A computed fold for a 111-nucleotide RNA from Oceanobacillus rekensis, annotated as SAM riboswitch aptamer (S box leader).
It was read from a public genome assembly, where an Rfam model found it.
Its mean pLDDT, the model's own confidence on a scale to 100, is 80.
The model forms 97% of the base pairs in the Rfam consensus.
NCBI's taxonomy places the organism under Bacteria, Bacillati, Bacilli, Bacillaceae, Oceanobacillus.
Rfam family: SAM riboswitch aptamer (S box leader). From the family's description: The SAM riboswitch is found upstream of a number of genes which code for proteins involved in methionine or cysteine biosynthesis in Gram-positive bacteria.
[in-house]
RNA sequence: CUCUUAUCAAGAGAGACGGAGGGACUGGCCCUUUGAUGUCUCAGCAACCUCCCCGUACAGGUUAAGGUGCUAAUUCCAGUAGGCAGUUUUAUUCUGCUUAGAAGAUAAGGA
Numbered sequence: 001c002u003c004u005u006a007u008c009a010a011g012a013g014a015g016a017c018g019g020a021g022g023g024a025c026u027g028g029c030c031c032u033u034u035g036a037u038g039u040c041u042c043a044g045c046a047a048c049c050u051c052c053c054c055g056u057a058c059a060g061g062u063u064a065a066g067g068u069g070c071u072a073a074u075u076c077c078a079g080u081a082g083g084c085a086g087u088u089u090u091a092u093u094c095u096g097c098u099u100a101g102a103a104g105a106u107a108a109g110g111a
Stems, first nucleotide, its partner, number of pairs: 002110007013042005021031003025079004043071003048067003052061002075103001080100007
C1' cells in the first nucleotide's frame, strides 16, 4: 500500500513543551492566541485480539494483566442512488424525514 470480516447515535481529560492552524478530501458548519494541531507525562473510557471460565465447536461470560484503539461536536452534517411528506398545474428545483451505498476510522486475519 492492498484484500476480507466486524463495528462506528454510548463512553472517557488534566498538566508540561511549543506557537498557528485544525476537524481525512470537497462544500457547509464549527474549534482555536481564554493557546489549536502536534510531542511527552499522568489519568480515564471501551472491550477488538491475547489471557481466564464454560463449552466438542460456534456462541456466551469475567477481569482489565498483556497488544491495539479512543478521550469537542453522531464518522460534526452532507456528497451517490432510491422511498415518503411538503412546495409545484406536472416535471425539475428546493425543504424535511428515511433506506441502502460510497468514502473514512478502528480491530482481527490474509496476500